[in-house]
Predicted 3D model of a 72-nucleotide RNA (transfer RNA) from Blastopirellula marina.
């Protein structure tokens, strides 16, 4: 410097252009315990940045930024 994949709660990770974003983990509160744990029940918090298509975008499309591979 080219191509190609990727960017989602504090961390993993899911999605057919209909989102009020799934689960797990983690926090926090309450139950249960003699207490802690384990285990139940409830509750926090998320689509890298900008711009575009369309009624309607995390999804599709350009353009930046970061990250991983190939090439060079």
């Nucleotide at each position: 410097g080219u191509g190609c994949u990727c960017u989602u709660g504090g961390c993993c990770g899911a999605g057919c252009g209909g989102c009020a974003a799934a689960g797990g983990u983690g926090c926090c509160a309450g139950g249960c315990u003699u207490c802690c744990a384990a285990c139940c029940u409830g509750g926090c918090g998320a689509g890298g940045c900008g711009g575009g298509u369309u009624c309607g975008a995390c999804u599709c499309c350009c353009g930046c930024a970061g990250a991983g591979c190939a090439c060079u």

Background: Rfam family: tRNA. Rfam describes the family as follows. Transfer RNA (tRNA) molecules are approximately 80 nucleotides in length. Model confidence (mean pLDDT): 85 of 100.